[in-house]
Context: one part of a larger RNA
RNA sequence: UUGGGCGUAAAGCGUUCUUCGGCGGUGCUCUUUUGUCUACUACGUAGGCUCUGGAACAACUCGUUUGACAGCGACUAAUAGAAUUGAAAAGUCACCGAUAAAAUGGGAAUAAUUUUUUAGGAAUAUCACUUGCGAAGGCAAUUAGUUGGGUCAAAACAGUAGCUUAGGAACGAAGGGAUGGGGAUCAAAUACCAUUAGAUACGGUAGUAGUCCAUUCAGUCAACGAUGGCUUUUAUGUCUUGGCCUUUGGCCUUGAAUAAGCAAACGCGGAAAAAGCCCGCCUCAAUAGUACGAGCGCAAGCUUAAAAUUG
Numbered sequence: 001u002u003g004g005g006c007g008u009a010a011a012g013c014g015u016u017c018u019u020c021g022g023c024g025g026u027g028c029u030c031u032u033u034u035g036u037c038u039a040c041u042a043c044g045u046a047g048g049c050u051c052u053g054g055a056a057c058a059a060c061u062c063g064u065u066u067g068a069c070a071g072c073g074a075c076u077a078a079u080a081g082a083a084u085u086g087a088a089a090a091g092u093c094a095c096c097g098a099u100a101a102a103a104u105g106g107g108a109a110u111a112a113u114u115u116u117u118u119a120g121g122a123a124u125a126u127c128a129c130u131u132g133c134g135a136a137g138g139c140a141a142u143u144a145g146u147u148g149g150g151u152c153a154a155a156a157c158a159g160u161a162g163c164u165u166a167g168g169a170a171c172g173a174a175g176g177g178a179u180g181g182g183g184a185u186c187a188a189a190u191a192c193c194a195u196u197a198g199a200u201a202c203g204g205u206a207g208u209a210g211u212c213c214a215u216u217c218a219g220u221c222a223a224c225g226a227u228g229g230c231u232u233u234u235a236u237g238u239c240u241u242g243g244c245c246u247u248u249g250g251c252c253u254u255g256a257a258u259a260a261g262c263a264a265a266c267g268c269g270g271a272a273a274a275a276g277c278c279c280g281c282c283u284c285a286a287u288a289g290u291a292c293g294a295g296c297g298c299a300a301g302c303u304u305a306a307a308a309u310u311g
Stems, first nucleotide, its partner, number of pairs: 004282003007266002012279001014171005021164003026058002029055003035049003061161001063157003066153004073147007080124001085119007095106002132139002176217006186210001190206004228278006238256002242252004261268002284311003293304004
């Protein structure tokens, strides 16, 4: 290479956009062109399939315009009420806190508790959910502003403008790094108390980075549906979630149990079924997601990625 695969056995890039490339649709009426067509050889006509280019008409795909609608989509600003903690004052008086049990710890310099006032930071109970939105990461108090996408309805316009995508670009939880703020809570490190044979742990009392904001770097995860994207077909079947409409229903959408079919089984069943196109990836285990080299990064490290050897 061929062949076979990628939910769980090795294998879907974290996600999206996009260049080259690959692939690309119907009917009718004409037309250009390549290859081929039923024993063998040669020539020819018509027709079929295939390949290729063009014209006109009509429709499907993408799109544009108009009218509605739903939403925790994004960003910015302002505001609110519970709670934790600190501070001040007052009342009362001896414990409080912690645990399996204790101790460390706090407390007559008046703690804990109750009431009033106040400061500051972070997060938004109930509603709440098999819900909703977003490409993914993710997004939940309220109001305002700016803004992205989606669905539905009825028409019109436009006329293939489509799908996928090596390379490339952008986004990308938590933790971490830089600078400057902020610092209520919680809490790596650290200290102490316990437990224990020991206890560099699990439990407890304290507690610093961090957790928050702004500008950045970083680019990873069980980044999971462990399931790449798009299109078509299959009970146009049953129940269900949300949205719109012209509401015995139609379109989009969330789930459940199933049919056919598939599967090693578990199970899947708007797919993991039946097909097509494009991309990514896998090829016994360990060595190893390591060494070396290269690229990126302030660093931490990330990406790419072997072999000897052993079984």
The part of an RNA shown here (small-subunit ribosomal RNA, central domain) has 311 nucleotides and comes from Ulva compressa. The full RNA is in RNAcentral, with records from SILVA.